[in-house]
RNA sequence: GCCGCUGUAGCUCAGUUGGUAGAGCAACGCAUUCGUAAUGCGUGGGUCAGGUGUUCGAGUCACCUCAGCGGCA
Numbered sequence: 001g002c003c004g005c006u007g008u009a010g011c012u013c014a015g016u017u018g019g020u021a022g023a024g025c026a027a028c029g030c031a032u033u034c035g036u037a038a039u040g041c042g043u044g045g046g047u048c049a050g051g052u053g054u055u056c057g058a059g060u061c062a063c064c065u066c067a068g069c070g071g072c073a
Stems, first nucleotide, its partner, number of pairs: 001072007010025004019056001027043005049065005
């Protein structure tokens, strides 16, 4: 230099043919207990890496940029 993959909650990851962004763990609160752990119930937490475009509507499609990983040279 060229090609490919990945980027979504604090962490690990889903997200179908474009149509209200989710799960588990973690955190916090409550219940339970003499108390802790465990268990049960609940709550909060997101610029979907950044930007532009297409569309009535974009995590999803197109283009550019950034970061990580891999391959070729």